Predicted 3D model of a 100-nucleotide RNA (TPP riboswitch aptamer (THI element)) from a Hyphomicrobiales bacterium. It matches the Rfam family "TPP riboswitch aptamer (THI element)". The family has 115 seed sequences and 16,130 matches in Rfam 15.1. About the family: Vitamin B(1) in its active form thiamin pyrophosphate (TPP) is an essential coenzyme that is synthesised by coupling of pyrimidine and thiazole moieties in bacteria. It was read from a public genome assembly, where an Rfam model found it.
[in-house]
RNA sequence: CCGUUUCGCUGGGGGUGCUAGGCCGGAAGGCAUGGCUGAGAUCAGACCCUUUGAACCUGACUGGGGUAAUGCCCACGCAGGGAAGCAGGACGGAUCAGCC
Numbered sequence: 001c002c003g004u005u006u007c008g009c010u011g012g013g014g015g016u017g018c019u020a021g022g023c024c025g026g027a028a029g030g031c032a033u034g035g036c037u038g039a040g041a042u043c044a045g046a047c048c049c050u051u052u053g054a055a056c057c058u059g060a061c062u063g064g065g066g067u068a069a070u071g072c073c074c075a076c077g078c079a080g081g082g083a084a085g086c087a088g089g090a091c092g093g094a095u096c097a098g099c100c
Stems, first nucleotide, its partner, number of pairs: 001093006008086003011050004017036004022031003056081003062075004
């Protein structure tokens, strides 16, 4: 110096859906509890992501599959956007110098 991997600090970005019965309400809807997927479905002083960027948003009232139902799964996706700086560890490699 390069590669792989990993940790930390500070700052920043992001989402919160579907559903069962119950209660409240004239209704719209709301509340707590449980169920589904998930890291997370507002336990949050949490969780995830931070340009090496599918965290997340748009396209999208998208296409296919599946489900009790859903932004559940796949595709779309080298599509368009999207929040960064610093300092270390481990392993491997390269190079330079000194000594024998």